[in-house]
Context: one part of a larger RNA
RNA sequence: UGCAUACGGUGGAUGCCUUGGUCGAAAGUACCGACGAAGGACGUAUUAGGCUGCGAUAAGCUUCGGGGAGCUGCCAAAAAGCUUUGAUCCGAAGAUUUCCGAAUAGGGAAACCAAUCCAUUUAUGGAUGUCUUUUACUGAAUUCAUAGGUAAAAGAAGGGUACAGCCCGAACUGAAACAUCUAAGUAAGGCUAGGAAAAGAGAACAAAAGUUAUUCCCCCAGUAGCGGCGAGCGAAAAGGGAAAAGCCUAAACCACAUUCAUGCGCGCAAGCGCACUGAACGUGGUGUUGCAAGGCGGACAAUAUCGAGUAGUAAGGAUAGUAGAAACCGCUGGAAAGCGGUGCCAAAGAAGGUGAUAGCCCUGUAAACGAAAUCCAAGCUACCGUAGUCCGAUCCUUAAGUAACACAGGACACGUGUAAUCCUGUGUGAAUCAAGCGGGACCAUCCGCUAAGGCUAAAUAUACUUUCGGACCGAUAGUGAACUAGUACCGCAAGGGAAAGGUGAAAAGAAGAGCGAAACGCUCAGUGAAAUAGUACCUGAAACCGUAUGUUG
Numbered sequence: 001u002g003c004a005u006a007c008g009g010u011g012g013a014u015g016c017c018u019u020g021g022u023c024g025a026a027a028g029u030a031c032c033g034a035c036g037a038a039g040g041a042c043g044u045a046u047u048a049g050g051c052u053g054c055g056a057u058a059a060g061c062u063u064c065g066g067g068g069a070g071c072u073g074c075c076a077a078a079a080a081g082c083u084u085u086g087a088u089c090c091g092a093a094g095a096u097u098u099c100c101g102a103a104u105a106g107g108g109a110a111a112c113c114a115a116u117c118c119a120u121u122u123a124u125g126g127a128u129g130u131c132u133u134u135u136a137c138u139g140a141a142u143u144c145a146u147a148g149g150u151a152a153a154a155g156a157a158g159g160g161u162a163c164a165g166c167c168c169g170a171a172c173u174g175a176a177a178c179a180u181c182u183a184a185g186u187a188a189g190g191c192u193a194g195g196a197a198a199a200g201a202g203a204a205c206a207a208a209a210g211u212u213a214u215u216c217c218c219c220c221a222g223u224a225g226c227g228g229c230g231a232g233c234g235a236a237a238a239g240g241g242a243a244a245a246g247c248c249u250a251a252a253c254c255a256c257a258u259u260c261a262u263g264c265g266c267g268c269a270a271g272c273g274c275a276c277u278g279a280a281c282g283u284g285g286u287g288u289u290g291c292a293a294g295g296c297g298g299a300c301a302a303u304a305u306c307g308a309g310u311a312g313u314a315a316g317g318a319u320a321g322u323a324g325a326a327a328c329c330g331c332u333g334g335a336a337a338g339c340g341g342u343g344c345c346a347a348a349g350a351a352g353g354u355g356a357u358a359g360c361c362c363u364g365u366a367a368a369c370g371a372a373a374u375c376c377a378a379g380c381u382a383c384c385g386u387a388g389u390c391c392g393a394u395c396c397u398u399a400a401g402u403a404a405c406a407c408a409g410g411a412c413a414c415g416u417g418u419a420a421u422c423c424u425g426u427g428u429g430a431a432u433c434a435a436g437c438g439g440g441a442c443c444a445u446c447c448g449c450u451a452a453g454g455c456u457a458a459a460u461a462u463a464c465u466u467u468c469g470g471a472c473c474g475a476u477a478g479u480g481a482a483c484u485a486g487u488a489c490c491g492c493a494a495g496g497g498a499a500a501g502g503u504g505a506a507a508a509g510a511a512g513a514g515c516g517a518a519a520c521g522c523u524c525a526g527u528g529a530a531a532u533a534g535u536a537c538c539u540g541a542a543a544c545c546g547u548a549u550g551u552u553g
Base pairs, nucleotide, nucleotide: 002551003550004549005548006547007546008545009544015538016502017501020473021472022470023469024468025467026466027465028464029463030462031159032158039100040099041098042055043054044053046078049075050074051073061094062093063092064091065090066089070082071081072080106113107112115128116127117126118125119124120123130156131155132154133153134152135151136150137149138148163194164192165191166190167189174181178228204211205210215242216241217240218239225233226232246455247454248453249399253285254284255283256282258280259279260278261277262275263274264273265272266271290433292398293397294396296392297391298390299389300388306385307384309383310382311381312380313379316376317375318374319373321369322368327342328341329340330339331338343360344359345349351363352362353361404428405427406426407425408424409423410422411421414440435450436449437448438447439446489496490495509537512524513523514522515521
């Protein structure tokens, strides 16, 4: 020095554990903000720091309920106190709520500086931003008027993880290169809104038979198709379900008001008055559709029915809770829930805890019960709104720079293609019921429908809350975060972004003694089932480092 064995050190793998995550299900809830939000700064305890709570009334104040013996949040004790005259705690409703922040009297380098006016209890309180709308007053050039000015009232702003609609809109990538294409109308950006949003009551589908608004799911179907026919993209009818709900205008016609025009009358004129006159605009009635309907003329009928409206009432529910069955003995052990024996409950043998594995020890569980206060609410009541049928004549009405066409684009699964359909820009530009549109070029026949105005719950999406679950993870995993985590730290900044869990059943966390200058060291003693469980603490692998013995050169 190597090897072997034994015993250690170091190290923190492995096993076991779980406070935390992750995915999902069901039910419920769903915007906050000038009554000052979201988010912060600074304070606040007997307190030096961090977290939590709170706001100069500052780990809290008041009221109303619940509850019934302990309590003064956590790291984390100590001290000093509170409490059956009911504390702490839980729920509901209030009060307080510094400063910054839309931030709003003015300013400003956020959490600071520093005004004017009014009021009074003299130390405080209040008002004073901008824009929009309405109303009132006032009021130029310029007579009326208008612009402008002043005041009052109401509203807006700012924030929001995800979900929605609209606008705008990439590239990496794939095509084994790349340009059409793809990625993708995705990401990013902007606007707007709600508890959902959007869509929605046929100018729809279909096919010789019929369906009947929209939305969502399954299927149709990786089909029909599209496609440098490459890569890839990719429907719809039908069928089965969830949920179901339908309506209102414009126009024709009627009535009324206002203004203007026209005509007539009065008046010198300004002007005033009148009208089986006309126009415009407004209000009310009527009316709202395709087997066309309505208007117009006539004849009958009617207070029902329905409502998604307003108000009240209210079953029930949400936000604290109540009560809740049944087991003992022996053995092993540090400890019994284990083993043995003998019982009991069960509308409760879900689960968790308790010194090892407990239906009967504890918390609970099943079934049942409960609200002063606030909120939600089926249903009911009242009010309010809500009406049709038949016949006839006639051609009055039925959404125009619209439909359509040309060109240029976009959306449709559909890349210009035979390319219908839908939406834009530019240009052209209808018919109007003997009408018009569609049925995938176009034409005919046939069938379906009535555009150019609008509203509409539910089924659906998402976040949160509560409850429950997983052939999900178990500390290099699972969230970045089981711990002071978006913390420490890095960066001028946008931004980036960790590591770090486990003594024991219980701190019983080692009184006391010895060594020593001393230690958080070592040796005794003591605790404990165990201290090779001693806080550098469960288990404690390997690399690596030693000690002892053997052996080897």